Predicted 3D model of a 71-nucleotide RNA (transfer RNA) from a Verrucomicrobiota bacterium.
Its Rfam family is "tRNA". It is annotated as a transfer RNA.
The organism belongs to Verrucomicrobiota, within Bacteria.
Its mean pLDDT, the model's own confidence on a scale to 100, is 82.
[in-house]
């Protein structure tokens, strides 16, 4: 140096042909408990940056990062 996947809350996945970002796990408050837990409530994310489009996580470009294959 080239193909090829893959990035989303602190982890771990969805959002399947463009239209309110969800879910478990965990944080942190708060009430209850039989002390094992359970309600309820809060708080955190589309890697970055152009483009298309009324409207992008999705579509196009580039650019990073990670795995992978060829060389």
């Nucleotide at each position: 140096g080239g193909g090829g996947c893959a990035g989303u809350g602190g982890c771990u996945c969805a959002a399947u042909g463009g239209g309110u970002a969800g879910a478990g796990c965990g944080u942190c408050g708060u009430a209850g408990u039989u002390c094992g837990c359970u309600g309820c409530g809060a708080a955190c994310a589309u890697g970055g940056a152009a483009g298309u489009u009324c409207g992008a996580a999705c579509c196009u470009u580039c650019c990073c990062u990670g795995c992978u294959c060829c060389a």